[in-house]
Context: one part of a larger RNA
């Protein structure tokens, strides 16, 4: 000198563009953060039509005035059927995305190249085939019944793209078996044969969505190797599913991954073992470079979710806002027994030098549902907060000596402040005020319309009346903060008397201190200066 996710003192005008619990992976009140499909389904609710069956006001006809007949609204029941809505309920698809954290972890965790002849892959693409017939069930509902409550037991009923047999199936799996190519190889490719196995769901507005197997293609994931990757020897040995081998199991796959038996191996001064510190990288600072630090923001890989197990659904999980179980903790309880899990956004105690709102909004990009419309999205996209960083911009510009006044200083003559003020002429940048007023957005999607694989047209914006422009109007509302003995740019006058202070090193201070405290004037930065920690 440079740098920071700073902190702290003194000070502070505007705007952009980033940034913000580095300490307790302490513990959490409240609300949000993950739903969505009636184009898979039953059932209740509303609302409309329509048919039985009833009810009969009103009106008409006839009449011996006693009564007879036709017609048939309100209404309410019951069936079919359309439409529409909420909330639960079966049942699909996401809830393994997306967002948080660094706690562990020195390890194929990460980065780099490779390999898989040992592997899976939902939804999307692209092929070829098929989608034929049938059962039983249960949730919802209603009754009973237990229970403080969470929740639960019988019984009875009912629907599906929910379940489950049956058919057909060249490919597909598995067993056997023949040929031919290839290749380092345990092998793999490809033709055929024979015997066994195994699949489906409709829905529809008729356009179309879908289902079922195979095989291919994409993304995605998973398992193996080599190299790389922190300190200590005041850790020198370590291992007994430990190494290897055969045979099994397991998994989507290879393999002590797990078992049974055989063998007695493997690692280790080229640092194993054990302590200790740590997520890892692209990267950032810093330097001429080689290095040396770090790894906060962005991206990308791991890990982990109140601690320690464990499955279970599922393409995918051993699953933050899922389940078991245990263990600390907090709550409710009618004491029997139940609820919880912010390292998701806000916020709230604590802890700390120290780090922000319980804010619109789904306009946009992104995602999950759904044909859609939409609907859900604390990702995201804005706002708010803080000079926490960087970048810009403005506190005025010209003129103007009677060198005013005041301060300071003096050798008392003067000399600094100093054109510096005032005065006189301008100018309007930011703030303030008043008008106007955006793009980000219409590609899709919806109406509408016409000349219709297509064109117009309209519908739509949280920021936000905001950014931006435009007008009036006043120098008005906007300067601080460190230093001045050398190193290092800046000097006097008091006041203190080895005091009281200063201080990065040197060192200043014991009566004329350029080093202490004030004032005056200087020097250096500037909405910042300085100090402090920490890195080069």
């Nucleotide at each position: 000198g440079g740098a920071u996710g700073a902190a702290c003192g003194c000070u502070g005008g505007c705007g952009g563009c980033g940034u913000g619990c580095u300490u307790a992976a302490c513990a959490c009140a409240u609300g949000c953060a993950a739903g969505u499909c009636g184009a898979a389904c039953g059932a209740a609710g509303c609302a409309g039509u329509u048919g039985c069956a009833g009810g009969g006001a009103u009106u008409c006809c006839c009449u011996u005035c006693g009564g007879g007949g036709a017609g048939g609204a309100a209404c309410g029941g019951u069936a079919a059927u359309u439409g529409u809505c909420u909330g639960a309920g079966u049942g699909g698809c996401g809830g393994a995305c997306g967002g948080g954290u660094g706690a562990g972890u020195a390890a194929c965790g990460c980065g780099u190249g490779g390999g898989c002849a040992a592997c899976c892959u939902g939804c999307c693409c692209c092929a070829u085939a098929c989608c034929g017939g049938g059962g039983g069930a249960u949730a919802a509902c209603a009754g009973c019944c237990g229970g403080a409550a969470a929740c639960g037991g019988c019984u009875g009923c009912u629907a599906a793209u929910a379940c489950c047999g049956c058919a057909u199936a060249c490919g597909c799996c598995c067993a056997g078996g023949a040929g031919g190519c290839u290749g380092c190889a345990u092998a793999g490719c490809u033709u055929c044969c024979u015997g066994g196995g195994g699949a489906a769901a409709a829905c529809u507005c008729c356009g179309g969505u879908g289902g079922u197997a195979u095989g291919g293609g994409a993304u995605g994931g998973g398992c193996c190797c080599g190299c790389g990757u922190c300190u200590g020897a005041u850790u020198a040995g370590c291992u007994c599913g430990u190494u290897g081998g055969c045979g099994g199991g397991g998994u989507a796959a290879c393999g002590g991954c797990c078992c049974a038996c055989c063998a007695a191996g493997g690692c280790g001064a080229c640092g194993a073992u054990c302590a200790g510190u740590a997520g890892c990288c692209g990267g950032c600072c810093u330097g001429a470079g080689a290095g040396g630090g770090c790894g906060g923001c962005c991206g990308g890989c791991c890990a982990c979710a109140u601690u320690g197990g464990g499955a279970c659904u599922g393409a995918g999980a051993c699953a933050c806002g899922g389940c078991c179980c245990a263990g600390a903790c907090u709550c409710c309880u009618g004491c029997g027994g139940g609820a919880g899990g912010c390292a998701g956004c806000a916020g709230u105690g604590g802890g700390g030098a120290a780090u922000a709102u319980u804010g619109c909004a789904c306009a946009a990009u992104g995602g999950g549902g759904g044909a859609a419309a939409c609907c859900c999205u604390g990702a995201u996209g804005c706002a708010g907060c803080g000079a926490c960083g960087c970048c810009g911009c403005g506190u005025g510009a010209g003129u103007g000596a009677a060198g005013a006044a005041g301060u300071a200083u003096c050798u008392c003559g003067g000399u600094a402040c100093g054109u510096a003020a005032a005065g006189c002429u301008c100018u309007a940048u930011c703030a303030g005020c008043a008008g106007g007023g955006a793009a980000g957005a219409a590609a899709a999607a919806a109406a509408g319309u016409c000349u219709u694989u297509g064109g117009c047209u309209u519908u739509g914006g949280a920021c936000g009346g905001u950014a931006c422009c435009u007008g009036a109007c006043u120098a008005a509302g906007a300067a601080g903060c460190c230093c001045c003995g050398g190193c290092u740019a800046a000097c006097u006058a008091c006041g203190u008397g080895c005091c009281a202070g200063c201080a990065g090193c040197c060192g200043c201070g014991g009566u004329a201190a350029u080093a202490c405290g004030u004032a005056g004037g200087g020097g250096g930065c500037a909405a910042g200066c300085g100090u402090u920690a920490u890195c080069c």
Molecule: small-subunit ribosomal RNA, 5' domain
Organism: uncultured bacterium